[in-house]
């Protein structure tokens, strides 16, 4: 360095519940453990989710102080994959 023990020490914490933030995705705290060797950190590429509000298009209505839909600005997910970066332990290879 590769690699990752039915190893040791230490670590993280899904679902769910409660409290809080948000329009939502989702996030923070407490409890709780499905799992995790980067389940530490970074939205750079792909992906997924939201999209109040603005904008564009479609569309609805007799009438707009505008039903609804799509796109998009924008936002979220690092526990979806890739990439970047930092790092604990040490059997076998």
């Nucleotide at each position: 360095u590769c690699u990752g023990a039915a190893a040791a020490a230490g670590g993280c914490a899904a679902a769910c519940u409660c409290c809080g933030a948000g329009g939502a995705a989702u996030c923070g705290g407490a409890g709780g453990a499905c799992g995790c060797a980067a389940a530490g950190c970074c939205a750079c590429g792909g992906g997924c989710c939201c999209g109040a509000u603005c904008c564009g298009c479609c569309g609805c209505g007799c009438a707009g102080u505008u039903a609804g839909g799509c796109g998009a600005a924008g936002g979220g997910c690092a526990g979806c994959c890739g990439g970047g970066u930092u790092g604990c332990c040490a059997a076998a290879u």